[in-house]
Context: one part of a larger RNA
Molecule: small-subunit ribosomal RNA, 3' major domain
Organism: Capsicum annuum
RNA sequence: UGAUGGGGGCCCGCACAAGCGGUGGAGCAUGUGGUUUAAUUCGAUGCACAGCGAAGAACCUUACCAGGGCUUGACAUGCCGCGAGUCCUCUUGAAAGAGAGGGGUGCCUUCGGGAACGCGAACACAGGUGGUGCAUGGCUGUCAUCAGCUCGUGCCGUAAGGUGUUGGGUUAAGUCCCGCAACGAGUGCAACCCUCGUGUUUAGUUGCUAUCGUUGAGUUUGGAACCCUAAACAGACUGCCGGUGAUAAGCUGAAUGAAGGUGAGGAUGACGUCAAUUCAUCAUGCCCCUUAUGCCCUGGGCGACACACGUGCUACAAUGGAUAGGACAAAGGGUUGCGAUCCUGCGAGGGUGAGCUAACCCCAAAAACCCGUCCUCAGUUCGGAUUGCAGGCUGUAACUUGCCUGCAUGAAGUCGGAAUUGCUGGUAAUCGUCGGUCAGCCAUACGGCGGUAAAUUCGUUCCCGGGCCUGUCGU
Repeated sequence: UGAUGGGGGCCCGCACAAGCGGUGGAGCAUGUGGUUUAAUUCGAUGCACAGCGAAGAACCUUACCAGGGCUUGACAUGCCGCGAGUCCUCUUGAAAGAGAGGGGUGCCUUCGGGAACGCGAACACAGGUGGUGCAUGGCUGUCAUCAGCUCGUGCCGUAAGGUGUUGGGUUAAGUCCCGCAACGAGUGCAACCCUCGUGUUUAGUUGCUAUCGUUGAGUUUGGAACCCUAAACAGACUGCCGGUGAUAAGCUGAAUGAAGGUGAGGAUGACGUCAAUUCAUCAUGCCCCUUAUGCCCUGGGCGACACACGUGCUACAAUGGAUAGGACAAAGGGUUGCGAUCCUGCGAGGGUGAGCUAACCCCAAAAACCCGUCCUCAGUUCGGAUUGCAGGCUGUAACUUGCCUGCAUGAAGUCGGAAUUGCUGGUAAUCGUCGGUCAGCCAUACGGCGGUAAAUUCGUUCCCGGGCCUGUCGU
């Protein structure tokens, strides 16, 4: 000078408290450990690993294993020789590949040859998801969106260093004000950026609206008011008023207003910490392999299963389940695509194929909700695991190991010990919906979107984390 304390003072945070819903018990999904295995590829491991890398493992992916093959190689550049290449057929093989036959001779040309492609030979070399994240770059997590971290000059101190940055108030904030041997500055904070909330102007098609017509779809005519779309602008600044305060910064109450004191949400992450993560995104030093630690292929594995842990989904029911009818979204995606209508099938689907490169057409049915009826507290008309049979779809190919449908089957489970977690408002809870990846899909995941819509916060003693100050204290 720091760090730390079960020292002290001040302050903050869903940190506690006050509430609401969960996890921990059950079944299943998924990830991990362990075990097993020929292989169960590799990495991530307190918070800050564990529905994580992976926005999608049947082949491919794929890095792993077994077997079959190749050795200038699947890929790049350079040199030489031969042949244009693409194509067709046969043999062998699990395929990769190997062997044989046929057809054909193209393009440019100075007629020497050249370009592209294939084959062969020898080298230089290629190649490596091999090692080291404790050699590294870059990216990232975390403390933490916490309010800090520093510098120039000056002054103080022998010096390490201090001062500034402390003090009195205040703030979400080292935010601002006042004071002060300090005066200034940088980086963070805030603001500038995006979305939402109000209005004005501009612009009206495919959108809106009136008429007309079907009552299914807009095929007519008119309008620019409303809604909406999308550009520009306005608007909020403690600006105004009362109180309070030190006449300050500010705090508090009222008014105007769509919005009031950071309006709500996002993006934005200081100096640094953890030799934090990543050599398997990529790049890269060094080391290692070079008829193999490289490359191709078939099959298997990554999906195993006594068990342990994490994250979720579905439930245990009547605020419910079943059934008939009725209503209301937002945001997305679509041409190798979305696919209406009609027919067919109990259904998943199949046939047909209108329209749409989309404010036009389609995915598309929103569901919780409302109104009738049944069930009447049961392991049940709760719950749906598991299993059998029969089917459908994608794809060369669903055995290991896909998804979906119908019929049958109907397990555990009656609200969960110790413990533990999320959330302060359009939030929690609950209800559907869309997208990326993607042939299909193990998505209950992840990322958005809207519908319905709460309870509680006395307060800061305590638990956890953090910030500032402090000493006759301990390490």